[in-house]
Molecule: transfer RNA
Organism: Didymodactylos carnosus
RNA sequence: GCCCCAGUGGCGAAGUGGCCUAACGCGUCUGCCUUCUAAGCAGAAGAUCGUGGGUUCGAUCCCCACCUGGGGUG
Numbered sequence: 001g002c003c004c005c006a007g008u009g010g011c012g013a014a015g016u017g018g019c020c021u022a023a024c025g026c027g028u029c030u031g032c033c034u035u036c037u038a039a040g041c042a043g044a045a046g047a048u049c050g051u052g053g054g055u056u057c058g059a060u061c062c063c064c065a066c067c068u069g070g071g072g073u074g
Stems, first nucleotide, its partner, number of pairs: 001073007010026003018057001028044005050066005
């Protein structure tokens, strides 16, 4: 240099055109419970889906370029 894969809340991870103001688990915070802590129960906050364009009535999803990480190859 070329080819392939991945990038979604603090971390992991589902969703692959509209039902998504993005599920779920861990973590965090608040309350209940408890003598206290842990465990348990209830609730809340936290993501404009790597960046920028394009297609479309409509994009996390399709297309292009780039960035980052991983793998392969000369």